[in-house]
C1' cells in the first nucleotide's frame, strides 16, 4: 500500500416562531359535554419512538380458568460444560466440513432393539463376474530327446511311459485392472504369486484393547490384520423438557332490562380441569326462540428479571455489591409545520500540492441524506438499512 476476517458505535446537529400529548404543581371557582359514571377548558415546569419499534419465530413476567395430581397420546430439543426467570438464546470448549490464514458452518445421541429405503445405470447394492487377467495344476495338441518292445534294420511303428520347449484356452483360479454408479469386500506403495488378494510389510483410515491426560465431549501413545456399507431434517429407540387461554387477558363504576318461553339429559347423570383414561371438584347442565346494554366511563398502563457508573469475582456469557437517575403512555390513535446556519454523500467546474492517469485539500453550484414509527411488558432470534466512525486480527507486495 492492497485484499480480507471479525467486534462495537452513530445514523443528522443547532437556533428561532407557531402547534400537539402525558405527568406534576398552582388555581381549585366558573363554564362546557354527558342519562350517569365521568371528562374537557387556564398558567408554569418537566418529559415525549427504535436498533430494529418490523416478522409474530421462541422463551417468560402478568391476568383469568383450574384441587393444576398420575398416565397415555401429542409436541419440542439432541456433542460437552456453564450462564439465565426461561429458551430452540448466549458463553467457553470438543468433533466434522470449508478456507493459505484470520475465521465460517454444523439437523453433532443411537444403524449391534426392530422395520423400511439405496431409483436409474451396472454382472452385482445384505450381493456379485460384463469386459478382462492367468495357464502353476488336470485335460487337448505340436515338436525334440530318452527308455522299452516289435519289425521288412542308412530306418520305421507302437506305448493312457518319462523329460524338455511350445500352442490354444475346456475345466479351473482371480476380484488386482477397466466399465456403471452417490457408493462396489478400506486407501497408497512395495514384496509375493501362474495371475491375484491384508497373502505379507510400511504409512494412513475404521474397529477393538490397554495406559496416561481431561469435570466432560474427547485427545495422545502402544498393541492387535479384526476390515463390506450408507441412510434416523425415514418410521423408530433413548435422554431431557412441556396445563390452557390471552391486555380484544382481566377488574371496577354507570345506565338499561322480559323471560309464569320451548326441547333434551338428569346422580348408573351433567358440567369444569387443551385430546383420552384414572382421579378430583361442583350441582344442575346443554341447545333453540325472544328481550336489555352495546363503538359508555375509569383502571389495568409503566418504578422495571430497569438504565448509567465505580469496585470485586469469573477466560467469558454473567453474578454480587455500592452509588445515581426516572428517560412515551396514545385510543381513530400525540412528538408536527416553517425559516436560517452547519454537517455528510454524489456530480460538475476552477485552484493548489504530490510519484503521470491516480490520490489529497480548498472554493462555488446543483441534487440527496438510509431502513423505517410504540399500543401490556421484558430476554432473544430472523429480516431491512444511504452513509460515517473506532478497535482487533490474517494474507500478499514493497521499504527500513
Nucleotide at each position: 500500500u492492497g485484499a480480507g476476517c471479525u467486534g462495537g458505535c452513530c445514523g443528522g446537529g443547532u437556533g428561532g416562531u407557531c402547534g400537539c400529548a402525558g405527568c406534576u404543581g398552582c388555581g381549585g371557582g366558573a363554564g362546557c359535554c354527558g342519562a350517569a359514571a365521568g371528562g374537557c377548558u387556564g398558567c408554569a415546569g418537566c418529559u415525549g419512538a427504535g436498533g430494529a419499534a418490523a416478522g409474530u419465530c421462541c422463551g417468560g413476567g402478568c391476568u383469568c380458568c383450574g384441587c393444576a395430581g398420575g398416565g397415555c397420546a401429542g409436541g419440542a430439543u439432541g456433542c460437552u460444560g456453564g450462564a439465565u426467570a426461561a429458551c430452540g438464546u448466549c458463553c467457553a470448549g470438543u468433533g466434522a466440513a470449508g478456507g493459505c490464514g484470520a475465521c465460517u458452518u454444523u439437523a453433532a445421541g443411537g444403524a449391534a432393539a426392530g422395520u423400511g429405503c439405496c431409483a436409474c445405470a451396472g454382472a452385482a447394492a445384505c450381493a456379485u463376474a460384463c469386459c478382462g487377467c492367468c495357464u502353476a495344476u488336470g485335460g487337448c495338441u505340436u515338436g525334440g530327446c530318452c527308455a522299452u518292445a516289435c519289425c521288412u534294420u542308412u530306418g520305421g511303428u507302437a506305448u493312457c511311459g518319462g523329460c524338455c520347449a511350445g500352442g490354444a484356452u475346456c475345466a479351473g483360479g482371480c476380484a488386482a485392472g477397466g466399465g456403471u454408479g452417490a457408493a462396489a469386500u478400506g486407501g497408497u506403495g512395495a514384496g509375493g504369486u501362474a495371475a491375484g488378494a491384508g497373502c505379507u510389510c510400511a504409512c494412513c483410515g475404521g474397529c477393538g484393547a490397554a495406559a496416561g491426560g481431561g469435570u466432560g465431549a474427547c485427545c495422545u501413545u502402544u498393541c492387535g490384520g479384526c476390515c463390506g456399507g450408507g441412510u434416523a431434517a425415514a418410521c423408530c429407540c433413548c435422554a431431557u423438557c412441556c396445563g390452557g387461554a390471552g391486555c380484544a387477558a382481566g377488574a371496577c363504576c354507570g345506565a338499561a332490562u322480559a323471560g309464569a318461553g320451548g326441547a333434551g339429559c338428569a346422580a348408573u347423570g351433567a358440567g369444569g380441569c387443551g385430546g383420552c383414561c384414572c382421579g378430583u371438584c361442583u350441582c344442575g347442565c346443554u341447545c333453540c326462540c325472544g328481550g336489555g346494554u352495546u363503538a359508555g366511563g375509569u383502571c389495568g398502563c409503566a418504578a422495571g428479571a430497569g438504565g448509567c457508573g465505580g469496585c470485586g469475582g469469573g477466560u467469558a456469557a454473567c453474578c454480587g455489591u455500592c452509588g445515581u437517575c426516572c428517560c412515551a403512555g396514545a385510543u381513530a390513535g400525540a412528538u408536527g409545520a416553517u425559516c436560517g446556519c452547519c454537517a455528510c454523500u454524489u456530480u460538475u467546474a476552477g485552484c493548489g500540492g504530490u510519484a503521470u492517469u491516480g490520490c489529497c485539500g480548498c472554493u462555488a453550484a446543483a441534487a440527496g441524506u438510509a431502513c423505517a414509527g410504540a399500543a401490556c411488558c421484558c430476554g432473544g432470534c430472523u429480516u431491512a438499512c444511504a452513509g460515517g466512525c473506532c478497535g482487533g486480527c490474517u494474507c500478499a507486495g514493497g521499504u527500513u
Notes:
A computed fold for a 400-nucleotide RNA from a Clostridia bacterium, annotated as Bacterial RNase P class A. Of the family's consensus pairs, 94% are formed in the model. Its Rfam family is "Bacterial RNase P class A". Its family is annotated with dimeric ribonuclease P complex, tRNA processing and ribonuclease P activity in the Gene Ontology. It is annotated as a ribozyme. Model confidence (mean pLDDT): 78 of 100.